Predicted 3D model of a 350-nucleotide part of an RNA (small-subunit ribosomal RNA, central domain) from a mine metagenome. The coordinates come from a structure-prediction model, not an experiment, and the mean pLDDT is 88. The RNAcentral record of the full RNA draws on SILVA. Its Rfam family is "Bacterial small subunit ribosomal RNA". Rfam links the family to the GO terms structural constituent of ribosome and ribosome.

Context: one part of a larger RNA
RNA sequence: UUGGGCGUAAAGAGCGUGUAGGCGGUUUGGUAGGUCCGCUGUGAAAACUCGAGGCUCAACCUCGAGACGCCGGUGGAAACCAUCAGACUAGAGUCCGGAAGAGGAGAGUGGAAUUCCUGGUGUAGCGGUGAAAUGCGCAGAUAUCAGGAAGAACACCCGUGGCUAAGGCGGCUCUCUAGUACGGUACUGACGCUGAGACGCGAAAGCGUGGGGAGCGAACAGGAUUAGAUACCCUGGUAGUCCACGCCGUAAACGAUGGGUGCUAGGUGUAGGGGGUGUCGACUCCCUCUGUGCCGAAGCUAACGCAUUAAGCACCCCGCCUGGGGAGUACGGCCGCAAGGCUAAAACUC
Numbered sequence: 001u002u003g004g005g006c007g008u009a010a011a012g013a014g015c016g017u018g019u020a021g022g023c024g025g026u027u028u029g030g031u032a033g034g035u036c037c038g039c040u041g042u043g044a045a046a047a048c049u050c051g052a053g054g055c056u057c058a059a060c061c062u063c064g065a066g067a068c069g070c071c072g073g074u075g076g077a078a079a080c081c082a083u084c085a086g087a088c089u090a091g092a093g094u095c096c097g098g099a100a101g102a103g104g105a106g107a108g109u110g111g112a113a114u115u116c117c118u119g120g121u122g123u124a125g126c127g128g129u130g131a132a133a134u135g136c137g138c139a140g141a142u143a144u145c146a147g148g149a150a151g152a153a154c155a156c157c158c159g160u161g162g163c164u165a166a167g168g169c170g171g172c173u174c175u176c177u178a179g180u181a182c183g184g185u186a187c188u189g190a191c192g193c194u195g196a197g198a199c200g201c202g203a204a205a206g207c208g209u210g211g212g213g214a215g216c217g218a219a220c221a222g223g224a225u226u227a228g229a230u231a232c233c234c235u236g237g238u239a240g241u242c243c244a245c246g247c248c249g250u251a252a253a254c255g256a257u258g259g260g261u262g263c264u265a266g267g268u269g270u271a272g273g274g275g276g277u278g279u280c281g282a283c284u285c286c287c288u289c290u291g292u293g294c295c296g297a298a299g300c301u302a303a304c305g306c307a308u309u310a311a312g313c314a315c316c317c318c319g320c321c322u323g324g325g326g327a328g329u330a331c332g333g334c335c336g337c338a339a340g341g342c343u344a345a346a347a348c349u350c
Stems, first nucleotide, its partner, number of pairs: 003322004007304002012318001014201004021194003025088007033081002035077007042069001048066007091191001092188003095184003099180001103177007110154001114150008125136002162169002206247006215241002220236004258317006266295011299306002323350003332343004
């Protein structure tokens, strides 16, 4: 609960595609369902409102009038909504042009580092810490040189830089592939916005099957620390981290800010495109569109702050909130191999 809200107080769904629905540009004509107006039918009585009257007043009662409906019928109006027919181009899309990018998928490939193996040199330590010890080492370690193997990650470039709907994306090359900004206005002619359900995507961890396993490293073991130390520190180390396929479906999935459209001072960086000035040319400078930052006017805000990338001014659509605990729990249902997820109370209590 006909209200007010959702950056931080409770509250924006993790993100998209899109069904129903809701909402929707300019213009001409028609119709008359909504809408508006007139007339009319019906709307029992009581009740209600107003006026008058009766009980000494009042309550109460009586009389008169009014009122009483998303109602029916009928006649009309045509602005708006709707609908039908036609037209338009400012929304949306297509096309053409040159362009940027860690966007996605697959295949291939490179160097540095690390560990291990083999060999050479070489000798007593190495390693680690606050200090140590566990550990490794005369069966030759650490160090150093040469060769080989393996897996994983890509230093510098790297940038409040770029791309993607979000999650996210970073060595290099090739193939396939998605989206975007700008410029041109050639074409279509409202084809649009949102989106209950639905469907898809979705970090890390985790799960299944099969591979792989260098480094790191939950669990675990040992050494320290400590009153204790099931920790922080150290030495090891299994799952895992990696690949393929299939599940899981959650995060402080955050800008803690849903999407769309229009409007409302500026200043200053930066990325991509276009135009102009200038020039042999490249810079510089000016204008402009799009993205991404910072600072700020009005305005807003409880304040902090936000401020053309709004949290300002408005409209459209969706989601969500309604005191704390109990509880994102129980029960039921659906999903999952499981872990668990989604939906979601109440008693009681303050």